RNAcentral holds the full RNA, with entries from ENA and SILVA. Predicted 3D model of a 350-nucleotide part of an RNA (small-subunit ribosomal RNA, central domain) from a Limisphaerales bacterium. The coordinates come from a structure-prediction model, not an experiment, and the mean pLDDT is 88.

Context: one part of a larger RNA
RNA sequence: CUGGGCGUAAAGAGUACGUAGGCGGCCUGUUUAGUCUGAUGUGAAAGCUCCGAGCUCAACUCGGAAAUUGCAUUGGAUACUGGCAGGCUAGAGAUCCGGAGGGGAGACUGGAAUUCUCGGUGUAGCAGUGAAAUGCGUAGAUAUCGAGAGGAACAUCAGUGGCGAAGGCGAGUCUCUGGACGGUUUCUGACGCUGAGGUACGAAAGUUAGGGUAGCAAACAGGAUUAGAUACCCUGGUAGUCCUAACCGUAAACGGUGUGCACUUGCUGUAGGAGGAUUCGACCCCUUCUGUGGCGAAGCAAACGCGAUAAGUGCACCGCCUGGGGAGUACGGCCGCAAGGUUAAAACUC
Numbered sequence: 001c002u003g004g005g006c007g008u009a010a011a012g013a014g015u016a017c018g019u020a021g022g023c024g025g026c027c028u029g030u031u032u033a034g035u036c037u038g039a040u041g042u043g044a045a046a047g048c049u050c051c052g053a054g055c056u057c058a059a060c061u062c063g064g065a066a067a068u069u070g071c072a073u074u075g076g077a078u079a080c081u082g083g084c085a086g087g088c089u090a091g092a093g094a095u096c097c098g099g100a101g102g103g104g105a106g107a108c109u110g111g112a113a114u115u116c117u118c119g120g121u122g123u124a125g126c127a128g129u130g131a132a133a134u135g136c137g138u139a140g141a142u143a144u145c146g147a148g149a150g151g152a153a154c155a156u157c158a159g160u161g162g163c164g165a166a167g168g169c170g171a172g173u174c175u176c177u178g179g180a181c182g183g184u185u186u187c188u189g190a191c192g193c194u195g196a197g198g199u200a201c202g203a204a205a206g207u208u209a210g211g212g213u214a215g216c217a218a219a220c221a222g223g224a225u226u227a228g229a230u231a232c233c234c235u236g237g238u239a240g241u242c243c244u245a246a247c248c249g250u251a252a253a254c255g256g257u258g259u260g261c262a263c264u265u266g267c268u269g270u271a272g273g274a275g276g277a278u279u280c281g282a283c284c285c286c287u288u289c290u291g292u293g294g295c296g297a298a299g300c301a302a303a304c305g306c307g308a309u310a311a312g313u314g315c316a317c318c319g320c321c322u323g324g325g326g327a328g329u330a331c332g333g334c335c336g337c338a339a340g341g342u343u344a345a346a347a348c349u350c
Base pairs, nucleotide, nucleotide: 003322004321005320006319007304008303012318014201015200016199017198021194022193023192025088026087027086028085029084030083031082033081034080035077036076037075038074039073040072041071042070049065050064051063052062053061054060091191092188093187094186096183097182098181103177104176105175106174107173108172109171110154115149116148117147118146119145120144121143125136126135162169163168206247207246208245209244210243211242215241216240220236221235222234223233258317259316260315261314262313263312266295267294268293269292270291271290272289273288274287275286276285299306300305323350324349325348332343333342334341335340
């Protein structure tokens, strides 16, 4: 340099934005850089290949041709790619109208439940388990009624339903704010796709400082179980879980399926729109767009299965894989307060 691959065999970066780069719609003109073609010069000799010759043959040697896939100069071609100029609207974006949504941030509010405190009633148990015990309770518990405090989470609605790039988002109201979708004129005029580095976001756990702490609960203590029981079960219980500010940057971060565009029989459910038919009006019904599911044609696939939300058919760009172990480890670099993260081998061995 090249081949074959990446749902489950090794392999899609956690996600997005975006720099360089790569790739890029329709028409006209121009240029001739790429591209194609002719000519000339050059591309040392030897060697290789072919033809022929000389040593008795061969090796070897000699002669000729070819090759030397290249470079330079010059003549020509102009479809495609590129450059330049002009134009277009089908890509992309903007405007207007409209409805849907747990999208994000902040503030305020609410009820149920657990726990605790106080008061009333009331008396001997409660709690817990396979069975128990530790534990709580005559200093009055559990139960029940009333009042209060405080924190965390929001039952039903709830739905292979919605929203978000992913992580994720669910009580209510208000304020600020992002995106998608449908319809419709109008406008810009290729402004696009991807994206090495880079930047931002990124569950839980963990870290720093300050607060908060109802319930739950690593560690820890006790009781059981057991041969033992540093567990599973029980009684307690601290970090933590919550908030503010700042780190960490990882997950089975999963659809184990990168992003974008185009094309390819169907049936059916559901969410949000638009149009039609019908109607007093709506629902049912038909068409269509966007999303989300099920089943399946062709096709693909080792099979399982996928199948317009492709794992089908193609194009563009990025990431990644190359037998198992050693090892996602060592060393070094970078990042981090640390925990550690990231980049990432080899010996050896099968």